[in-house]
The RNA shown here (transfer RNA) has 73 nucleotides and comes from a Candidatus Woesearchaeota archaeon.
RNA sequence: GCCCCUGUAGCAUAACGGCUAAUGCAUCUGCCUCGUAAGCAGAAGAUUGCCGGUUCAAAUCCGGCCAGGGGCU
Repeated sequence: GCCCCUGUAGCAUAACGGCUAAUGCAUCUGCCUCGUAAGCAGAAGAUUGCCGGUUCAAAUCCGGCCAGGGGCU
């Protein structure tokens, strides 16, 4: 330098181009307990890596860039 894969909440992962982006763990609050853990109930937490484009509509499709991983020379 070229090619391929990945990027979504603190962490790990889902999501046919179409409902308010879902689930587990973690965090917070409450219940329970003498107290803690476990358990139960609830809450908060995401400009879907960045900038554009296509579309009535983009996490999803297209282009460029950035970051990580792999391959070729």

RNAcentral holds the sequence, with entries from ENA. It matches the Rfam family "tRNA". Rfam links the family to the GO term triplet codon-amino acid adaptor activity.